This is a predicted structure of a 348-nucleotide RNA (Bacterial RNase P class A) from a Gammaproteobacteria bacterium. RNAcentral holds the sequence, with entries from ENA. Its Rfam family is "Bacterial RNase P class A". The family's RNA type in Rfam is ribozyme.
RNA sequence: GAAGCCGGCCGGACAGCCGCUGCGGCUCAGUGCCGUGGAGGAAAGUCCGGGCUCCACAGGGCAGGGUGCCAGGUAACGCCUGGGGGGCGCGAGCCCACGGAAAGUGCCACAGAAAACACACCGCCGAUGGCCUCCGGGCACAGGCAAGGGUGAAAAGGUGCGGUAAGAGCGCACCGCGCCCCUGGCAACAGGGGUGGCAGGGUAAACCCCACCCGGAGCAAGACCAAAUAGGGGAACACAGGCGCGGCCCGCGCCGUUCCCGGGUAGGUCGCUCGAGGUGCGCGGCGACGCGCAUCCCAGAUGAAUGGCUGUCCACGACAGAACCCGGCUUAUAGGCCGGCUUCACCU
Numbered sequence: 001g002a003a004g005c006c007g008g009c010c011g012g013a014c015a016g017c018c019g020c021u022g023c024g025g026c027u028c029a030g031u032g033c034c035g036u037g038g039a040g041g042a043a044a045g046u047c048c049g050g051g052c053u054c055c056a057c058a059g060g061g062c063a064g065g066g067u068g069c070c071a072g073g074u075a076a077c078g079c080c081u082g083g084g085g086g087g088c089g090c091g092a093g094c095c096c097a098c099g100g101a102a103a104g105u106g107c108c109a110c111a112g113a114a115a116a117c118a119c120a121c122c123g124c125c126g127a128u129g130g131c132c133u134c135c136g137g138g139c140a141c142a143g144g145c146a147a148g149g150g151u152g153a154a155a156a157g158g159u160g161c162g163g164u165a166a167g168a169g170c171g172c173a174c175c176g177c178g179c180c181c182c183u184g185g186c187a188a189c190a191g192g193g194g195u196g197g198c199a200g201g202g203u204a205a206a207c208c209c210c211a212c213c214c215g216g217a218g219c220a221a222g223a224c225c226a227a228a229u230a231g232g233g234g235a236a237c238a239c240a241g242g243c244g245c246g247g248c249c250c251g252c253g254c255c256g257u258u259c260c261c262g263g264g265u266a267g268g269u270c271g272c273u274c275g276a277g278g279u280g281c282g283c284g285g286c287g288a289c290g291c292g293c294a295u296c297c298c299a300g301a302u303g304a305a306u307g308g309c310u311g312u313c314c315a316c317g318a319c320a321g322a323a324c325c326c327g328g329c330u331u332a333u334a335g336g337c338c339g340g341c342u343u344c345a346c347c348u
Stems, first nucleotide, its partner, number of pairs: 001344010012313007020038007040319001044330002047328005052218004064214005069083005084098001085096004099209002104207002106203003121149002123145003129141001130139003157175006176198001177196008222270004232261006241255005277296008314317001
């Protein structure tokens, strides 16, 4: 210098004017005035997890849903950190739902003989037994085989040597696999030794099995204050009248007046923002993170504010707007800055 990898950060700046809004103060009840605060890294998607609130609940199980290598972190997680295994890259580094297919069931297009009780299309052999023989061998059948060819994404371990009629884990060596043991590690796992000639296609983001986790609804949660009107409950008064129970008598119910009680609606208040909080320093830890001290207060609306205009400057400004709160993940994002690392080329 070129090409990359990883991590972190910023997201127009300054000034003036006019507005909106939370809080505090002064006015003093007419509202105004002054001071001060006023969106984001994602406020987004609402995909996970938790706090909080109400409801339900003896305990346990079933159903349903989720998660799925190990250890740690955390309030918790499907998140994060560290590690193991597999894949990709020369490398920095990146990616992985990464338990179980020797419990059961299902599925596997096309091609192919056969897609699973594995199979035999081409092919190889035909030793033994039969026939022929010029004694080299030849022919046909029963039968044997799975080495080679062919199909496919995938066909009962791979390479080599021996062996055989031809072959075959049939035998042996190495690799692979299962089981047992030892060593290291908390563990996942790794390394080593022994042993069995060797089980048996793939697929579980197919049903399923195993292990672990999960009660439901959500701030329009929920709590409090509380009109008018209508209706409800109770007490007292009136027992005079009207209506209903087919008519009459008795009885019962409804209609009246006064007072009290409780529920709900309109409206208002709380929940509401000080919190698993931010910043700095120190300590522990590889790290995620934890602990201690100091310091800071940083939107809280409810028709719902955070805007508009002007001037100067620059690299001419992306995605995007809170509504109970917090931890994550994912997605969108003009442009720019910083740090660490890798490979290559050149110079000293």